[in-house]
Model confidence (mean pLDDT): 78 of 100. Fluoride riboswitch aptamer (crcB RNA motif) from a Kiritimatiellia bacterium, 67 nucleotides, folded computationally. Lineage of the source: Bacteria > Pseudomonadati > Kiritimatiellota > Kiritimatiellia.
């Protein structure tokens, strides 16, 4: 550098989907948001952010502005 054989390329990062990238887990796992307040603290009321783990489209929903 090239051939040839075999074997694997899996899952997840709070609401959808595609690329790149980062990260975490190893199926017993990673992952299941924040504040507050009460409390029988592995629980229950109140409220609050976000379609992203972080960039970008794309889709839905909210909002203001013009036709």
């Nucleotide at each position: 550098a090239u051939g040839u054989u075999u074997u694997c390329a899996g899952g997840g990062g709070a609401u959808g989907g595609a690329g790149u990238c980062c990260c975490c887990c190893g199926a017993c796992a990673a992952a299941c948001g924040u504040c507050u307040c009460g409390c029988u603290u592995u629980c229950g009321g109140g409220a609050c952010u976000g379609a992203u783990g972080a960039c970008u489209c794309c889709u839905a929903c909210u909002g203001c502005c013009g036709g």